[in-house]
Annotation
Transfer RNA from an Elusimicrobiota bacterium, 83 nucleotides, folded computationally. RNAcentral holds the sequence, with entries from ENA. The source organism's lineage runs through Bacteria, Pseudomonadati and Elusimicrobiota.
Parts: sequence; C1' cells; structure tokens
RNA sequence: GCCCGGGUGGUGGAAUGGUAUACACGACGGUCUCAAAAACCGUUGGUCGCAAGAUCUUGUGGGUUCGAAUCUCACUCCGGGCA
Repeated sequence: GCCCGGGUGGUGGAAUGGUAUACACGACGGUCUCAAAAACCGUUGGUCGCAAGAUCUUGUGGGUUCGAAUCUCACUCCGGGCA
C1' cells in the first nucleotide's frame, strides 16, 4: 500500500430501513433471614428540570430516504490476511 471483519447504555451482546439498546451481567430499591448468602419482585442510556416534560444519543463528519445502528462516501481506531 491493497483486501476482509469489527466499533451499539457501566460490561458482554442482539437488532440488516419503521418505538435505539432485546437478552444476560452489574448497579440501586424491596421481599425473605437473627444476620448474611442464595432465590424472587421492581427500577436502571446521557443532559436539563421539583415535577410534568424537553433535548441529545449506535466511533467522528457528510449523503440518500417520509424515516438510518442498518444503505452510501470520507476519516479514525481495533483485529485478521496479502505483498
């Protein structure tokens, strides 16, 4: 230099054009217990807000589309291959 795969909440990870984050872990609250562990129930992306709610968010910046994590272009980072 060329080719292939990948980057998604705190972590792993699914979603291949239509509610962004299913599921698991973790965290927080609760039940149970003398207490704890285990188990079970509830909540859990960020920011602002007393709340209602507003707004932003799939590595970064563009494009296509009514609508993009998804298609597309450039860049960037990680892994692999060829030379």
About this RNA
It matches the Rfam family "tRNA". Rfam links the family to the GO term triplet codon-amino acid adaptor activity. The family's RNA type in Rfam is transfer RNA.